[in-house]
Context: one part of a larger RNA
Molecule: small-subunit ribosomal RNA, central domain
Organism: uncultured prokaryote
């Protein structure tokens, strides 16, 4: 390579948009490029295979025959693929009317709580722990009342609930804005799917510049514990956490399950629509989201209409363990580093 695979054994890119490419619904006609069949030519010799012959046999040699993918020319076929033309509406999109939602961005605003400050009451403790101590407090703490400042997060509602491509999104109001679903079936008429490169988004931590800083808290300091304790526990505490702009581009970025389409028993929940109705703990139909379960699949566990079943299209990835997701080189980055990615050697 072929073959076989990718939930947990190695293996689905973190996620999307999309270029090339690959692939692509139904009907009719034309064409004959692919395709199929025949004929002719070519397909050197030697070799392989078959037959015959020559060396005393064999190897070897000589002669004859057969075979040969492919290529070219030509004749024919027209189902399939392609191409061209014409048409269709089941895919896709548009339109109209509704619906739900922590989807996104910006501005404003609210209450509870923590901390701090000021003032009042009040007096000797408070705090913390397994027990303590460091720590705070007669310069009046803790507690309690009133007022103020500031930052961050939004109890209840809250749900196996909702929305988003993923990351993710939760007080309230306004403005701007993306998508989804349902019903109607008016319009376009295959406009679709996937997607190497490419482009964009992408938790936390980290980085740059400037702000902000209540609480929490790497580092650090002290107190304990301990044989030791560079920890677990306690008292403090700086980056950071927050905001604006710009980088970084990684995570057990997980459903450890790529995207799209079709098909394949049921049962019970739940969210958003529609239709019917006897208004009921009802029936039914779309779109999501869960639990169980048949066929089937699986090494088993389990999956099971939200498939890991049955199929199709396209992309990504795997090929014994270690060395190693490392070295070198390239690209990117301010850096940290990211990405691409070996070999020797060894078992």
């Nucleotide at each position: 390579c072929u073959g076989g695979g990718c939930g947990u054994a190695a293996a689905g890119a973190g996620c999307g948009c999309g270029u090339a490419g690959g692939u692509u619904g139904u009907u009719a006609a034309a064409u004959u490029a692919g395709u199929u069949a025949g004929a002719c030519g070519u397909g050197a010799a030697a070799g392989c295979c078959c037959c015959a012959g020559g060396c005393u046999u064999a190897a070897c040699c000589u002669g004859g025959g057969a075979a040969u993918a492919g290529c070219g020319u030509u004749u024919a076929a027209a189902a399939c693929u392609g191409u061209u033309u014409a048409a269709c509406u089941a895919g896709a999109g548009u339109u109209u009317g509704g619906u739900a939602g922590a989807g996104g961005a910006a501005a404003g605003u609210g209450g509870a709580a923590u901390u701090c400050c000021u003032a009042g009451u009040g007096u000797a403790g408070a705090g913390g722990u397994g027990a303590a101590a460091u720590u705070c407090g007669u310069a009046g703490a803790u507690a309690u009342u009133a007022g103020g400042a500031g930052g961050a997060a939004c109890a209840c509602c809250a749900g196996a609930g909702g929305c988003g491509a993923a990351g993710g999104c939760g007080g309230c109001u306004u403005u701007c804005u993306g998508g989804a679903c349902c019903a109607a079936u008016a319009c376009u008429g295959a406009c679709g799917c996937u997607g190497a490169g490419g482009c964009g988004c992408g938790a936390a931590a980290g980085c740059g510049u400037g702000g902000g800083g209540a609480g929490c808290a790497a580092a650090c300091a002290g107190g304990a514990u301990u044989a030791g304790a560079u920890a677990c526990c306690c008292u403090g505490g700086u980056a950071g956490u927050c905001c604006a702009c710009g980088c970084c581009g990684u995570a057990a970025a997980c459903g450890a399950u790529g995207u799209a389409u079709g098909c394949u028993a049921g049962a019970c929940g739940u969210u958003g629509g529609g239709a019917g109705u006897u208004u009921a703990a009802c029936u039914u139909u779309c779109a999501g989201u869960g639990u169980c379960g048949c066929a089937g699949c699986u090494a088993a566990c389990g999956c099971a209409a939200u498939a890991a079943g049955c199929a199709u299209a396209c992309c990504g990835c795997c090929u014994g363990g270690g060395g190693a997701g490392u070295a070198c080189g390239g690209u990117c980055g301010c850096a940290a580093g990211a990405u691409u990615a070996a070999a020797a050697c060894u078992c």